Context: one part of a larger RNA
Molecule: small-subunit ribosomal RNA, central domain
Organism: uncultured bacterium
RNA sequence: CUGGGUUUAAAGGGUGCGUAGGCGGACCCGUAAGUCAGAGGUGAAAUCUCCAAGCUUAACUUGGAAACUGCCCCUGAUACUAUUGGUCUUGAAUACUGAUGAGGCGGGCGGAAUACAACAUGUAGCGGUGAAAUGCUUAGAUAUGUUGUAGAACACCGAUUGCGAAGGCAGCUCGCUAAACAGUUAUUGACGCUGAGGCACGAAAGCGUGGGGAUCAAACAGGAUUAGAUACCCUGGUAGUCCACGCCCUAAACGAUGAUUACUCGACAUUGGCGAUACACAGUCAGUGUCCAAGGGAAACCAUUAAGUAAUCCACCUGGGAAGUACGUUCGCAAGAAUGAAACUC
Numbered sequence: 001c002u003g004g005g006u007u008u009a010a011a012g013g014g015u016g017c018g019u020a021g022g023c024g025g026a027c028c029c030g031u032a033a034g035u036c037a038g039a040g041g042u043g044a045a046a047u048c049u050c051c052a053a054g055c056u057u058a059a060c061u062u063g064g065a066a067a068c069u070g071c072c073c074c075u076g077a078u079a080c081u082a083u084u085g086g087u088c089u090u091g092a093a094u095a096c097u098g099a100u101g102a103g104g105c106g107g108g109c110g111g112a113a114u115a116c117a118a119c120a121u122g123u124a125g126c127g128g129u130g131a132a133a134u135g136c137u138u139a140g141a142u143a144u145g146u147u148g149u150a151g152a153a154c155a156c157c158g159a160u161u162g163c164g165a166a167g168g169c170a171g172c173u174c175g176c177u178a179a180a181c182a183g184u185u186a187u188u189g190a191c192g193c194u195g196a197g198g199c200a201c202g203a204a205a206g207c208g209u210g211g212g213g214a215u216c217a218a219a220c221a222g223g224a225u226u227a228g229a230u231a232c233c234c235u236g237g238u239a240g241u242c243c244a245c246g247c248c249c250u251a252a253a254c255g256a257u258g259a260u261u262a263c264u265c266g267a268c269a270u271u272g273g274c275g276a277u278a279c280a281c282a283g284u285c286a287g288u289g290u291c292c293a294a295g296g297g298a299a300a301c302c303a304u305u306a307a308g309u310a311a312u313c314c315a316c317c318u319g320g321g322a323a324g325u326a327c328g329u330u331c332g333c334a335a336g337a338a339u340g341a342a343a344c345u346c
Base pairs, nucleotide, nucleotide: 004317005316006315007300008299012314014201015200016199017198021194022193023192025088026087027086028085030083031082033081034080035077036076037075038074040072041071042070049065050064051063052062053061054060091191092188093187094186095184096183097182098181100179103177104176105175106174107173108172109171110154114150115149116148117147118146119145120144121143125136126135162169163168206247207246208245209244210243211242216240220236221235222234223233258313259312260311261310262309263308266291267290268289269288270287271286272285273284274283295302296301319346320345321344328339329338330337331336
């Protein structure tokens, strides 16, 4: 390199949009670049192969043939690919109607809880644990009531639910906005699929500036436990957790399963629609799940949401360690991220 692979053995990019490229629906006409056929030229000699011959054989040498699978050119063929022109509607998209949801962004509002503050009632404890102690408390705590302030999160509904490309998204409401779905089959007429680079998004933690700071809580302090206890438990507690703007760009970013298309038994449940109906059941489209057959798989298991049968494109793997390290480069304020070896060793 080929081959073989990528749920769990090494291996699917965190996700999308999209450039180049690769691949691409039906019909007709033309062209003839690829493709195919025939002819010509060339493809040095040697080598290789075959048939002979010569050294006593052999190696070797000599002669002949074949081969040199290639390139150039000419004349044809036109199924496929390509290409010019034309047409089509089933792929794709648009329009209209309907209806869905924690999809996104911004504003407003709400109640419960918590903490704190003030006042009132009230008196000796409270708190915490396996048991305690640190801690709080006669300067009146805890508890109860009233009032106020603050920040954060939204009980029940709630689900094996729903939405989103992924990350993710949950009180109510208003505004703006995106999307899939169903119907009509109206419009465009292949406008498609994938996608190296590229661009955008990307939990938590972390960073910068300015706010905010109720709760919880790395660090830290104290009390316990213990042989010790730099822990688990307890009392405190700062960054942080929240907001705005700007960075960071990583996760077991998981379905450990790339995207798209076609095909291949069934059953049950569930969400949204459509149609039908007096209503219900049944049916169908899109989604979400469970079980199971053919088939697949090393097995576990997967099984119309495939890990089945095929096709196109991208990404990735090639023994373990050294190592996601070193060096270089790019990016970053930094932390670090991305790319990414070898010696040596088993």